[in-house]
RNA sequence: GGCGAUAACGGCAAACCCGCCGCAAGUCGGGGGCGCAAAGCCACGAGCCCCAUGAGGGGUGGUCAGGUUGCCGAAC
Numbered sequence: 001g002g003c004g005a006u007a008a009c010g011g012c013a014a015a016c017c018c019g020c021c022g023c024a025a026g027u028c029g030g031g032g033g034c035g036c037a038a039a040g041c042c043a044c045g046a047g048c049c050c051c052a053u054g055a056g057g058g059g060u061g062g063u064c065a066g067g068u069u070g071c072c073g074a075a076c
Base pairs, nucleotide, nucleotide: 002076003073004072011036012035016031017030018029019028021026034062040068041067042066045064046063047060048059049058050057051056
């Protein structure tokens, strides 16, 4: 460094509910935990979703892929 364990310290937080914002997809906050070894961050590629219906604009990183940073140290 790869790798990811019946390990350790912890971390994040699906659906759903409440509240705010938004035309919406959906973001954010609180509750809640389905799960996640990057379910940390990045919207340049693809997919999907929303608004227009023309161009275009927006959302989704917990859809895939890519980039980048990080905790621990079993076996190999």
Molecule: c-di-GMP-I-GGC riboswitch aptamer
Organism: Elusimicrobiota bacterium